[in-house]
Context: one part of a larger RNA
Molecule: small-subunit ribosomal RNA, 5' domain
Organism: metagenome
RNA sequence: GGAUGAACGCUGGCGGCGUGCCUAACACAUGCAAGUCGAACGGAGUCGUUUUGGAAAUCUCUUCGGAGAUGGAAUUCUCGACUUAGUGGCGGACGGGUGAGUAACGCGUGAGCAAUCUGCCUUUAAGAGGGGGAUAACAGUCGGAAACGGCUGCUAAUACCGCAUAAAGUAUCAAAUUCGCAUGUUUUUGAUGCCAAAGGAGCAAUCCGCUUUUAGAUGAGCUCGCGUCUGAUUAGCUGGUUGGCGGGGUAACGGCCCACCAAGGCGACGAUCAGUAGCCGGACUGAGAGGUUGAACGGCCACAUUGGGACUGAGACACGGCCCAGACCCCUACGGGAGGCAGCAGUGAGGAAUAUUGGUCAAUGGACGAGAGUCUGAACCAGCCAAGUAGCGUGCAGGAAGACGGCCCUAUGGGUUGUAAACUGCUUUUAUAAGGGAAUAAAGUGAGAGUCGUGACUCUUUUUGCAUGUACCUUAUGAAUAAGGACCGGCUAAUUCCGUGCCAGCAGCCGCGGUAAUACGGAAGGUCCGGGCGUUAUCC
Numbered sequence: 001g002g003a004u005g006a007a008c009g010c011u012g013g014c015g016g017c018g019u020g021c022c023u024a025a026c027a028c029a030u031g032c033a034a035g036u037c038g039a040a041c042g043g044a045g046u047c048g049u050u051u052u053g054g055a056a057a058u059c060u061c062u063u064c065g066g067a068g069a070u071g072g073a074a075u076u077c078u079c080g081a082c083u084u085a086g087u088g089g090c091g092g093a094c095g096g097g098u099g100a101g102u103a104a105c106g107c108g109u110g111a112g113c114a115a116u117c118u119g120c121c122u123u124u125a126a127g128a129g130g131g132g133g134a135u136a137a138c139a140g141u142c143g144g145a146a147a148c149g150g151c152u153g154c155u156a157a158u159a160c161c162g163c164a165u166a167a168a169g170u171a172u173c174a175a176a177u178u179c180g181c182a183u184g185u186u187u188u189u190g191a192u193g194c195c196a197a198a199g200g201a202g203c204a205a206u207c208c209g210c211u212u213u214u215a216g217a218u219g220a221g222c223u224c225g226c227g228u229c230u231g232a233u234u235a236g237c238u239g240g241u242u243g244g245c246g247g248g249g250u251a252a253c254g255g256c257c258c259a260c261c262a263a264g265g266c267g268a269c270g271a272u273c274a275g276u277a278g279c280c281g282g283a284c285u286g287a288g289a290g291g292u293u294g295a296a297c298g299g300c301c302a303c304a305u306u307g308g309g310a311c312u313g314a315g316a317c318a319c320g321g322c323c324c325a326g327a328c329c330c331c332u333a334c335g336g337g338a339g340g341c342a343g344c345a346g347u348g349a350g351g352a353a354u355a356u357u358g359g360u361c362a363a364u365g366g367a368c369g370a371g372a373g374u375c376u377g378a379a380c381c382a383g384c385c386a387a388g389u390a391g392c393g394u395g396c397a398g399g400a401a402g403a404c405g406g407c408c409c410u411a412u413g414g415g416u417u418g419u420a421a422a423c424u425g426c427u428u429u430u431a432u433a434a435g436g437g438a439a440u441a442a443a444g445u446g447a448g449a450g451u452c453g454u455g456a457c458u459c460u461u462u463u464u465g466c467a468u469g470u471a472c473c474u475u476a477u478g479a480a481u482a483a484g485g486a487c488c489g490g491c492u493a494a495u496u497c498c499g500u501g502c503c504a505g506c507a508g509c510c511g512c513g514g515u516a517a518u519a520c521g522g523a524a525g526g527u528c529c530g531g532g533c534g535u536u537a538u539c540c
Stems, first nucleotide, its partner, number of pairs: 001540004006536005013392002016389002020384001021350001026348003030345003035090003040087002043084006057070005097303003106228008116220002121216002125212003129163001131161002138153006169194008179184001199208003229275003236266003241263004246258003278300004282293004305326005328339001330337002356382001358381003364378001365376004395426004405417005431477006440467001443464002446461007484529005489510003495524005505512002
């Protein structure tokens, strides 16, 4: 000198863009953050409609027995719309957070899988025949303070289970064949065994689904070469340890696990142990080499109160799922239950220190849905903070009696503050007020039309904006609303006077101060930077 997720001191006009718990992976009140589909299913409810039905009430007549009219309830039937607890499907493995652990194939880079899986999507080839038994909801009943649960009975499905049909699938065997990287592998043929399915919407056409299969894409898993901090005041470490054979397990290789056999394996090219640490693209600095760093943004990994475990599933050993144990905390009728902010806000604590319990799904993206749409603290916006960065402004021109005042001196005078002010003219960024007023909507939805053809495309029209009456523009008013901080001995740009008298104090280093202090304190003047300026901390 540069830099910072900074903090502190003094000061502070504006908007743009990005940033904002670095400490206690400490504990958390409250609200929200993952739902969706009624075009899978049976119910329940509400409303409307059609049919049946004819009550209450009112009116008229009355011989007080009743009769007639209006009226339209309960009830019954048909159809439709809407809502939805439950069964079922898809999604809760993404998105969002954090960096505790990890010195490791964790990460980076380059290879490999002839040892692998892959929902949704694209694509190839085929298929969907015929049956069955349940169960939630519901009803009844019982238990419990609650959380919730038991029993009995009924019912549906794209829920569940057999059977049929099977090969391009898969397993085994046989034959031929290609290739290679050792085990092997590709292709073809034959034999045997095994394995499927579901419907829904619609008048229909058809569409959305279902089952098996081919290839792909995407995502994931595994293996290897190289690289990846400090310590030898850590020198030996290791028993599933190292290898083999056989099995089990896995999507898959493998001591991953197991039985048996052998006695190996690693290590001064630093094993083991200990300490520290998420890694990278990058960022800062530097002429570079290098050094430091890993906030924000992006990729990978790990974690979700602590430890362990599996279930479901294409995918998890699962942040807002389950089970067990521990600590903590809440409710309790003491029998037993409930919870997990390292999601967004917010609270306490810790700390030098870090924000709102905000708005909207309008856009982008995601989940579900045929769609309309619903959900989305992802996201987009707004709020707070000079914490950063770039920009704008706090006026411009003229104006010498070089005014008054201040300060200094060699003091009837001069110098300086200083064109600075006053004064004259001008401008209006900004400010205030008034008026106008966006883009972001590309597109999709609804309606209509046309073309090919029945699903797209095109056209017309309609509707959708949180931010926002914001940005921006115009007009009016009036220099009006807006400057400070540090320093002035040398390093280092900038000096004099007064006060103090080794005191009070300064100080980054050298060093100043003991009566003429350019070094302390004040003043005047000056220098540097400027909405900031200094100090502290850290890195180069």